[in-house]
This record gives sequence, structure tokens and C1' cells, in this order.
RNA sequence: CCAUCAUCCAGAGCGGUUGAGGGACGGGCCCUUUGAAACCGCGGCAACCAGGUGCGCAAUUCCGAUUCGCAUGUCAAGGUGCCAAUGCCCGACCGAUGAGGA
Repeated sequence: CCAUCAUCCAGAGCGGUUGAGGGACGGGCCCUUUGAAACCGCGGCAACCAGGUGCGCAAUUCCGAUUCGCAUGUCAAGGUGCCAAUGCCCGACCGAUGAGGA
């Protein structure tokens, strides 16, 4: 960089530096000098993956266990991610995140 699969109405800050933008894009509509974006420090949330554990006996079983599922289980926070508004709304050959892959 490319495609595939899954998810995106919940959740989550306080300082410092700096000084005008930002919400991917178009049209809206918002946020912002009562400091935008960016960078730094500490903090937090829990979407996916990894881990512990509970339930189901759904499948397998050498009966030790393994795999699968979750009533949108639960614990913790390791790898990423995230911490205004339903991905802010609508549109589009749209976007983001994660996982395995080429």
C1' cells in the first nucleotide's frame, strides 16, 4: 500500500509549551483566544487481539481436557486504539479502528 472479515447511538482528563484553526472529503451544522491543531508530562476509557476466570454441555474426547458460544458474561489493562456532539447530520467510487492475510 492492497483486499477480506468484524465493529463504530456507551465510555474517558488535568497541567505545560505554543498561538489559529479543527470536526478525513462536499454541503450543512458545530467546537475554538473563557485558547484550535500539534508537541510534552501525568491520568483515564475499554472497541479488537492476547491473558485469568464464570456460565453453557454446543462439538470433540485417551474422560485429563480441548475447541466453540456469551444472556451484548466478568476481571485486569499486556499489544494496538481511543478520551466534543450517533463516524455530529446528509451525500459519496466515503472514513476510522482491530484481526488474520497477500

Predicted 3D model of a 102-nucleotide RNA (SAM riboswitch aptamer (S box leader)) from an Actinomycetes bacterium. Of the family's consensus pairs, 93% are formed in the model. It was read from a public genome assembly, where an Rfam model found it. Its Rfam family is "SAM riboswitch aptamer (S box leader)". Rfam describes the family as follows. The SAM riboswitch is found upstream of a number of genes which code for proteins involved in methionine or cysteine biosynthesis in Gram-positive bacteria.